[in-house]
Parts: sequence; structure tokens; C1' cells
RNA sequence: GCCGGUGUGGCUCAGUGGUAGAGUACCAGACUCAUAAUCUGGGGGUCGUGGGUUCGAAACCCAUCACCGGCA
Repeated sequence: GCCGGUGUGGCUCAGUGGUAGAGUACCAGACUCAUAAUCUGGGGGUCGUGGGUUCGAAACCCAUCACCGGCA
């Protein structure tokens, strides 16, 4: 330099054009003599960034950044 992959709550990931979710973590409550476990509830995201297409984009297109792999 060329090609491909990944990027979404703190972490691990889902979400194939129609209101952004789960597990886990965190906070509060219940339970307990107490802790853990268990149960219930709660907060937390400008979907890497910038544009475009569309009535509507996390998802499609272009550019760009970071990381991983391959080729040279």
C1' cells in the first nucleotide's frame, strides 16, 4: 500500500428499514441475627465519527478513525 472483519449502557453481546434490548455489573427494597444466594423495582446509550439515501437508518451508500486478520 491492497483486501476483509469488528465498533451498540461499566463489561459481554443481541437487534437483517418502523418506539434501542438482554445477561452481568451498579443502586434501592424484600428475605436473614448477619452476609451470600434468591425475589422485586430503578438509574444508565446522541448505536466509533462526519455526511448521504428514505416518510422513517443501529441496519443501506460514501468518507474517515481505532482495533484485529490476510496479502504484498

This is a predicted structure of a 72-nucleotide RNA (transfer RNA) from a Candidatus Aenigmatarchaeota archaeon. Its mean pLDDT, the model's own confidence on a scale to 100, is 84. Its Rfam family is "tRNA". About the family: Transfer RNA (tRNA) molecules are approximately 80 nucleotides in length.